[in-house]
RNA sequence: CUCUUAUCAAGAGAAGCCGAGGGAAAUGGCCCGUUGAAGCUUCAGCAACCUCUGACUAGUCAGAAAGGUGCUAACUCCUACAAGAUAAUUUCUUGAAAGAUAAGAA
Numbered sequence: 001c002u003c004u005u006a007u008c009a010a011g012a013g014a015a016g017c018c019g020a021g022g023g024a025a026a027u028g029g030c031c032c033g034u035u036g037a038a039g040c041u042u043c044a045g046c047a048a049c050c051u052c053u054g055a056c057u058a059g060u061c062a063g064a065a066a067g068g069u070g071c072u073a074a075c076u077c078c079u080a081c082a083a084g085a086u087a088a089u090u091u092c093u094u095g096a097a098a099g100a101u102a103a104g105a106a
Stems, first nucleotide, its partner, number of pairs: 002105007013043005021032003028078002044072003048069003052063005076098001081095005
C1' cells in the first nucleotide's frame, strides 16, 4: 500500500518552541487562525477498537482500567451520487460512495 469486519450525532487541553496556514481524497461552501494555525516537545484528559471482568448463550450486553493503538473546534463541519417526502428549484430523511480509527490477513 491492498483486502475483510466493526464503529464514526457523545466525550476530552493546557504550557513551551515556531511563525502562516489549517479544518482526515477531490468539488462547492462555510468556519478556525498573529487574541498565534499547522508542526514538534512535555504534562493532562477522553474512552472508539484490541486486552480484562461479569452475565447471557456463541455473539450480544454491561462494567472496570488505561496495557497497545487512537483521539482531545464545529454531526466524518456541510456537501458531491442515488432514492423518497415536502416545497418551488428550497428543506428534510434514508442509502451508497469516499474518508478516519481499530483488529485481522496477505
Molecule: SAM riboswitch aptamer (S box leader)
Organism: Psychrobacillus psychrotolerans